[in-house]
Molecule: transfer RNA
Organism: Candidatus Woykebacteria bacterium RIFCSPLOWO2_01_FULL_41_12
RNA sequence: GGGCCGAUAGCUCAGCUGGUAGAGCGUCGCAUUCGCAUUGCGAAGGUCGGGAGUUCGAAUCUCCCUCGGUCCACCA
Numbered sequence: 001g002g003g004c005c006g007a008u009a010g011c012u013c014a015g016c017u018g019g020u021a022g023a024g025c026g027u028c029g030c031a032u033u034c035g036c037a038u039u040g041c042g043a044a045g046g047u048c049g050g051g052a053g054u055u056c057g058a059a060u061c062u063c064c065c066u067c068g069g070u071c072c073a074c075c076a
Stems, first nucleotide, its partner, number of pairs: 001072007010025004019056001027043005049065005
């Protein structure tokens, strides 16, 4: 330098053919208990890595960039 894969909630990850951003765990509150744990109910938490474009509409399609992984090439 080139190819491929990845970046989405605090963590691990889904998200189909472009149409309201989700789950589990964690956190907080309430109920349950003498109390804790468990269990049930509820809540908070996201500029979807950054920028631009296409579109009525982009996490999703296109282009550029950053970071991580992997393979190849090059140099000595």